This is a predicted structure of a 368-nucleotide RNA (Bacterial RNase P class A) from an Actinomycetes bacterium.
NCBI's taxonomy places the organism under Bacteria, Bacillati, Actinomycetota, Actinomycetes.
Its mean pLDDT, the model's own confidence on a scale to 100, is 78.
RNAcentral holds the sequence, with entries from ENA.
It matches the Rfam family "Bacterial RNase P class A". Gene Ontology terms of the family: dimeric ribonuclease P complex, tRNA processing and ribonuclease P activity.
[in-house]
RNA sequence: UGAGUCGGCCAGACGGUCGCGUCAGGGCAUCGCCGUGAGGUGGUGCUCCUGCCGAGGAAAGUCCGGGCUCCACAGGGCACGGUGGUGGCUAACGGCCACCCGGAGUGAUCCGCGGGACAGUGCCACAGAGAGUAGACAGCCGUCGAGCCUCGGCUCGGCGGUGAUGGUGAAAGGGUGGUGUAAGAGACCACCAGCAGCCCUGGUGACAGGGCUGGCUCGGUAAACCCCACUGGGAGCAAGCCCGAGCAGCGUGUGUUCGACGGCGGCCCGCCGGAGCACGCGGGUAGGGCGCUGGAGGUGGCCAGCAAUGGUCACCCGAGAUGGAUGACCGUCCACGACAGAACCCGGCUUAUCGGCCGACUCAUCCA
Numbered sequence: 001u002g003a004g005u006c007g008g009c010c011a012g013a014c015g016g017u018c019g020c021g022u023c024a025g026g027g028c029a030u031c032g033c034c035g036u037g038a039g040g041u042g043g044u045g046c047u048c049c050u051g052c053c054g055a056g057g058a059a060a061g062u063c064c065g066g067g068c069u070c071c072a073c074a075g076g077g078c079a080c081g082g083u084g085g086u087g088g089c090u091a092a093c094g095g096c097c098a099c100c101c102g103g104a105g106u107g108a109u110c111c112g113c114g115g116g117a118c119a120g121u122g123c124c125a126c127a128g129a130g131a132g133u134a135g136a137c138a139g140c141c142g143u144c145g146a147g148c149c150u151c152g153g154c155u156c157g158g159c160g161g162u163g164a165u166g167g168u169g170a171a172a173g174g175g176u177g178g179u180g181u182a183a184g185a186g187a188c189c190a191c192c193a194g195c196a197g198c199c200c201u202g203g204u205g206a207c208a209g210g211g212c213u214g215g216c217u218c219g220g221u222a223a224a225c226c227c228c229a230c231u232g233g234g235a236g237c238a239a240g241c242c243c244g245a246g247c248a249g250c251g252u253g254u255g256u257u258c259g260a261c262g263g264c265g266g267c268c269c270g271c272c273g274g275a276g277c278a279c280g281c282g283g284g285u286a287g288g289g290c291g292c293u294g295g296a297g298g299u300g301g302c303c304a305g306c307a308a309u310g311g312u313c314a315c316c317c318g319a320g321a322u323g324g325a326u327g328a329c330c331g332u333c334c335a336c337g338a339c340a341g342a343a344c345c346c347g348g349c350u351u352a353u354c355g356g357c358c359g360a361c362u363c364a365u366c367c368a
Stems, first nucleotide, its partner, number of pairs: 001364010012333007020054002023051004027046008056339001060350002063348005068236004080232005085099005100114001101112004115227002120225002122221003137166002139162010174192006193217001195214008240290004249281006261273004297316008334337001
């Protein structure tokens, strides 16, 4: 310099005007309480004023896991579902970290739905003769018969042998060489590969390295049933909890010429109407409040650890709506701005995403 791998970060910037939402302060209206009073104090409302703040790395999909809430629950088992190399981390996980094994790459690195196919059952399309204690289609070999002939053989047919050769297939029941044979074959032998059993060494372990013995070799598929190990109550913030008009119900008291109660703005008198009225109770509708956001929280230092992560100290934290706010316009600048938006909260995974920055590492080439 070029090509590449992995990890992390940003998500137009600044200023102005208008608009929207929560909260705080003020103003106005209204209600209650206190005060002789001026006034004070508390609540509620507002198309009013001022101020602070106001979406994300994925807020998304709702695919896993947990908190929280209500319901269910003696104990044991079955059924059904989930997970699946080993060790660790975590509140938990199907997540993360490290390692092992297998595969891809020159390499950094990446990928794996990675228990069991000598417990049993099933399946293996098409092609092919044969697809699982296999299989003679062609070929090869032997033999019998017939035909031809240049008497060496050749051709056709029947019966038998053969898994060495061809062909089919994702897969045809170890590989190479030899012995052997009519031709052949683990039928036998040597080496190699692989399998099973036992043992040694290293490792917490998955596993790795090595030795001995054995029969000559055993197919694939569990994202088929199944087996093994571990594991799982149900529903979800419209969860759920609290307050609670009016109407109806129940109870008590009081009242109908000895007139409760209502109207005539507050009180007394007076006038009019007049049979109901008042209080209490529990459930609970409309409606309202809580749940609601400071938390398994973030940043930095130190300590333990390869790491995920944990411990400790300091500092930091300003969405919380309920018809549901976070927008529009203008100016300047630049690399010209993607995907997209909270609705109980967290930990993950997955998916979408314009551009750009930083760090570590690999390969090739050149220079010193």